[in-house]
RNA sequence: UGGGGAAUAGUUUAACGGCAGAACAACGGACUCUGACUCCGUCGGUCCUGGUUCGAAUCCAGGUUCCCCAGCCA
Numbered sequence: 001u002g003g004g005g006a007a008u009a010g011u012u013u014a015a016c017g018g019c020a021g022a023a024c025a026a027c028g029g030a031c032u033c034u035g036a037c038u039c040c041g042u043c044g045g046u047c048c049u050g051g052u053u054c055g056a057a058u059c060c061a062g063g064u065u066c067c068c069c070a071g072c073c074a
Base pairs, nucleotide, nucleotide: 001070002069003068004067005066006065007064010024011023012022013021018054026042027041028040029039030038047063048062049061050060051059
């Protein structure tokens, strides 16, 4: 430098263009002599800026970061 892929909660991971969900974690409670386990509940997210659309995590344009492959220089 070129090609490809990825970005959603603290972590992992779903969601046909139509309610943003789950698990773990954290927090609160139940249980327990205490703790752990188990059970119930709560919290919190679409990388950024625009565009299309009645409606965008999803489609389009640009950008940012990360990963893989190839190349150039040394």